Model confidence (mean pLDDT): 77 of 100.
Glycine riboswitch aptamer from uncultured Methylocapsa sp., 93 nucleotides, folded computationally.

Parts: sequence; structure tokens; C1' cells
RNA sequence: CCCAGCGGAAGAGACCGGCUUACGCUUGUUGCGCCGAGCCGGCGCCGAAGGCGCAACCGCCCCGGAAACGCUCAGGCCCAUGGACCGCUCGGG
Repeated sequence: CCCAGCGGAAGAGACCGGCUUACGCUUGUUGCGCCGAGCCGGCGCCGAAGGCGCAACCGCCCCGGAAACGCUCAGGCCCAUGGACCGCUCGGG
């Protein structure tokens, strides 16, 4: 330094509209409630997967490596999931 396991880990709309579906009521056709779930579109926003850019900084200083800075293509915006980074444990080089 890399891999594996465990723990911690932020930010930003529970936004608006449409379609499908689950549930309840109703029903001749259906309509209403619910806003649980999925998909699509729109505007707003986040930055800590990844990616890209500048370059502080670093090195074996020819040249190379490069951020927690910037961009937001991707990703994300209740929870969950993900998550840079930090700590601990085992093994390998």
C1' cells in the first nucleotide's frame, strides 16, 4: 500500500404533474379516498461512490504522483440502500 470482516460516517424537495399497481369505500359503466410501491417528465438542490478540471501539496524532482478545492456527466435529495474518510481485527505482498 492492496484485499476481507466489524463499527462510526455528512449534505440536499416526505416537491409538482402523469401512468401503473397495493389497500379501503362505492358501483350498471365507475368514482372517491389513500399517497404504500414502481416508472416517466419538469423545476429546484447536494456532494463524501465513480469520473473530469485546476493545482495547493508531495516525490526517486528528467519527469511523475496529486486534494476533503472546483465541475456536476454519472450518483444522490423521509427511512432503507449507498457513502469519501476514520478506528479495530486477520491474512497476503

Lineage of the source: Bacteria > Pseudomonadati > Pseudomonadota > Alphaproteobacteria > Methylocapsa. Rfam family: Glycine riboswitch aptamer. Rfam's curators write: This family represents the bacterial glycine riboswitch.